[in-house]
Predicted 3D model of a 266-nucleotide RNA (Bacterial large signal recognition particle RNA) from Desulfovibrio sp. The coordinates come from a structure-prediction model, not an experiment, and the mean pLDDT is 78.
């Protein structure tokens, strides 16, 4: 060195979880990789740690060992940095809302006169005439009394010898109270009465007119100050969840190196 036939051992591994603790079952990962039974209030086992059965490769691309890389998962993060619920706070600020003041900027207004000072009107109190309006009364019509109002008083009735004389009913005429109307007109009273007219008072809030006399006024927005008010947000405290980052372990796949038995023939 070649060849033949065994053997160890491979025929997928990891990660959480779970368990004293291992390994499966399920769930993820990696990726390609024999076959039946078992099995989450589970199944089988104990450090040589699934079990039982059955098949294929088999000393290397495949088996062992180290290291490199690293999918992935898991843990810590009071270094940090983003996010997104929760409680609670109410000021040094902010977002909202009122309120006072400034007057720097806008915009208004002002020499066609601003602030300001004077004067005198009107709104507002009060009285008085006038008008109106209403109500009463006077006043004027009309009505108005079986008898107990008047005037006449048929008829009737009384008194008288008689001449004549009284009373007096209906009617008819009038009248009182009363009731009912009235255009004027007279008087008294009243007012949610008047583009009326005249005294008186009062006061600067508004507003109208003179005048004096000259450059400011005014604060709507913004910006500044100062006060209250609200807790949606911001903001503070605490506390939690998610992500990035960071730190730790574990670690598939693939990459490098290095090991790796026996027997027989030639």
């Nucleotide at each position: 060195c070649c060849g033949u036939g065994c053997u160890g051992g491979a025929c997928g591994g990891g990660g959480a979880g779970g368990u004293a603790g291992c390994g499966g079952u399920g769930c993820c990962c990696u990726g390609a990789a024999c076959c039946u039974g078992c099995a989450a209030c589970c199944c089988g086992c104990u450090a040589g740690a699934g079990c039982a059965g059955g098949g294929u490769c088999g000393a290397a691309c495949u088996c062992c060992u180290a290291c490199c890389c690293c999918c992935g998962g898991c843990c810590c993060u009071u270094a940090g940095c983003c996010u997104u619920g929760c409680a609670g706070g109410g000021u040094u600020u902010g977002c909202c809302c009122c309120c006072g003041g400034u007057a720097a900027g806008u915009g208004g207004u002002g020499a066609g006169g601003a602030a300001g000072c004077u004067c005198u009107g009107g709104u507002c109190c009060u009285g008085u005439g006038c008008g109106g309006c209403g109500c009463a009364a006077u006043u004027c019509c009309a009505u108005g009394a079986a008898c107990c109002c008047c005037g006449u008083c048929a008829g009737g009735u009384c008194c008288g010898g008689g001449a004549g004389g009284a009373a007096g009913c209906a009617g008819c005429g009038g009248u009182a109270a009363g009731u009912g109307g009235a255009a004027c007109a007279u008087u008294g009273c009243g007012g949610g009465u008047g583009c009326c007219a005249c005294g008186g008072g009062g006061g600067u809030g508004c507003u109208g007119g003179a005048g004096c006399a000259g450059a400011g006024c005014a604060a709507a927005c913004u910006g500044c100050c100062g006060g209250g008010g609200u807790u949606c947000c911001g903001c503070c405290u605490g506390g939690g969840g998610g992500g990035c980052g960071g730190g730790g372990u574990c670690a598939a796949a693939g990459g490098u190196a290095g090991g790796u038995g026996c027997a027989c023939g030639g």